[in-house]
Context: one part of a larger RNA
RNA sequence: GAAUGAACGUUGGCGGCGUGGAUUAGGCAUGCAAGUCGAGCGAGAACCCCGCAAGGGGGGACAGCGGCGAAAGGGACAGUAAUGUGUAGAUCAUCUGCCCUCAGGUCCGGGAUAGCUGCGGGAAACUGCAGGUAAUACCGGAUAAUAUCUCCGGAUCAAAGGUGUGAUUCCGCCUGGGGAUGAGUCUACAUCCUAUUAGCUAGUUGGUAGGGUAACGGCCUACCAAGGCAAUGAUGGGUAGCGGGUGUGAGAGCACGACCCGCGUCAUUGGGACUGAGACACUGCCCAGACACCUACGGGUGGCUGCAGUCGAGAAUCUUCGGCAAUGGGCGCAAGCCUGACCGAGCGACGCCGCGUGCGGGAUGAAGGCCUUCGGGUUGUAAGCCGCUGUCAGAGGGGAUGAAAUGCAUGGGAGUUAUCUCCUAUGGUUGAGCUAUCCGCAGAGGAAGUCCGGGCUAAGUUCGUGCCAGCAGCCGCGGUAACACGAACGGGACGAACGUUAUUC
Numbered sequence: 001g002a003a004u005g006a007a008c009g010u011u012g013g014c015g016g017c018g019u020g021g022a023u024u025a026g027g028c029a030u031g032c033a034a035g036u037c038g039a040g041c042g043a044g045a046a047c048c049c050c051g052c053a054a055g056g057g058g059g060g061a062c063a064g065c066g067g068c069g070a071a072a073g074g075g076a077c078a079g080u081a082a083u084g085u086g087u088a089g090a091u092c093a094u095c096u097g098c099c100c101u102c103a104g105g106u107c108c109g110g111g112a113u114a115g116c117u118g119c120g121g122g123a124a125a126c127u128g129c130a131g132g133u134a135a136u137a138c139c140g141g142a143u144a145a146u147a148u149c150u151c152c153g154g155a156u157c158a159a160a161g162g163u164g165u166g167a168u169u170c171c172g173c174c175u176g177g178g179g180a181u182g183a184g185u186c187u188a189c190a191u192c193c194u195a196u197u198a199g200c201u202a203g204u205u206g207g208u209a210g211g212g213u214a215a216c217g218g219c220c221u222a223c224c225a226a227g228g229c230a231a232u233g234a235u236g237g238g239u240a241g242c243g244g245g246u247g248u249g250a251g252a253g254c255a256c257g258a259c260c261c262g263c264g265u266c267a268u269u270g271g272g273a274c275u276g277a278g279a280c281a282c283u284g285c286c287c288a289g290a291c292a293c294c295u296a297c298g299g300g301u302g303g304c305u306g307c308a309g310u311c312g313a314g315a316a317u318c319u320u321c322g323g324c325a326a327u328g329g330g331c332g333c334a335a336g337c338c339u340g341a342c343c344g345a346g347c348g349a350c351g352c353c354g355c356g357u358g359c360g361g362g363a364u365g366a367a368g369g370c371c372u373u374c375g376g377g378u379u380g381u382a383a384g385c386c387g388c389u390g391u392c393a394g395a396g397g398g399g400a401u402g403a404a405a406u407g408c409a410u411g412g413g414a415g416u417u418a419u420c421u422c423c424u425a426u427g428g429u430u431g432a433g434c435u436a437u438c439c440g441c442a443g444a445g446g447a448a449g450u451c452c453g454g455g456c457u458a459a460g461u462u463c464g465u466g467c468c469a470g471c472a473g474c475c476g477c478g479g480u481a482a483c484a485c486g487a488a489c490g491g492g493a494c495g496a497a498c499g500u501u502a503u504u505c
Base pairs, nucleotide, nucleotide: 001505002504003503004502006501007500008499009498010497013355014354015353016352017351018350019348020347026311027310028309030308031307032306035068036067037066040065041064047058048057049056050055075266076265077264084191085190086189087188088187089186090185091184094183095182099179100178101177102176103175104174105173106172107141108140109139110138116131117130118129119128120127121126147156148155149154161171162170192238193237194236199229200228201227204226205225206224207223208222209221210220211219241263242262243261244260245256246255247254248253268289269288270287271286272285291302292301293300294299319345321344322343323342327341328339329338330337331336358388359387360386361385368379369378370377371376392446394441396439397438398437408427409426410425411424412423413422414421415420449494450493451492452491454475455474456473460489461488462487463486464485470477471476
């Protein structure tokens, strides 16, 4: 000098874009953060209509079965020195829901169960028995190749319907091939400090056989052999998520890994599996521990390293905000619903950038202050005064872009007839955000400080103090004339900031 997720002191007008729990991966009140589908299924409250009533029709909340999603998105960096990451490869050793494409199929039956009704248990959480019911839930049979197995003879394996007046044709379902996407596994090389850590290793190293897995493999088991690693640093200890990148520097390098992106890992601590295409699963399940809460003492409930917020510790880090309008995601034929992802607003000079705090004239060089050789000098065109302007802020009014659509209505055209698909024209629909910005209004009004002045280093005089009080980055100042302490006046630097501290180059 440059830099920072900074903090502290003094000061502080506005805007844009960024950015903000670095410490206790410490504990958490409260609300929200993952639902959706009635075009899979049965049942159905309120309410409305008909009816004298019984009952029927419409209606559709809540709950339930079922499907898909919940493995994404969001957070954090504890662990990890290699089951990680980076680069380059391998997979004839593998899987892949939804999506695209190609081929084929979608036949006949069955028994349950929740909801519901009745009767209970329990303080609650919850739960038992009996009766009866539906399905795209579950099961059996048929069919069976280009699938799987094969001794090549053969054997084995599936399905579900819905909408609608009407289905090969729309939405689905089943089987197989290919693709795309995502993932698993393996190999080579690279990847911090320490020898005041020198030996480490029995599933250990290899083989055979088997098991297991989507898949290779000591991954696991039995048997056999005695190997394997290490001074090119094994093993142990310390520290640490890695990379793209960031800071600095002429570069080489050195230091770092906030925000954003990719990968990995974790979700109160430890362990385990279930479901599923995918998890050993942040807001799923089971067990154990600690902690906290409820309890009728028998027993239960919970997990903010999601968004806000709170306590604690700390030098230190924000709102218990608005909206799904846009982008994206889940579900749905769709309308749409959900979305603390996201888009916005709020707070903080935390950073970068921009703008303003006026402009021109004005000498009796006013008053006041300070200095003085008492003549004067300086503050200083500075102020007053005169003329002008109107940025920002203020009050008032107008007002884009972001919105493209989907879907709806009407018309036209193409695709084999079609309820379907595509193209096209017109109309009307959708904005959380005091938006950007523009117009006229008034009026210099509301807007300047901080640090420094002995040398390094730009900028000095007087007074006070008297090795005291104090200053200080280094050298060093202060013991009665201090340009170095404190104050005043004047000066210098930077300026909505200026200094200090910490850290990196």
Background:
The part of an RNA shown here (small-subunit ribosomal RNA, 5' domain) has 505 nucleotides and comes from an uncultured prokaryote. The coordinates come from a structure-prediction model, not an experiment, and the mean pLDDT is 84. The full RNA is in RNAcentral, with records from ENA.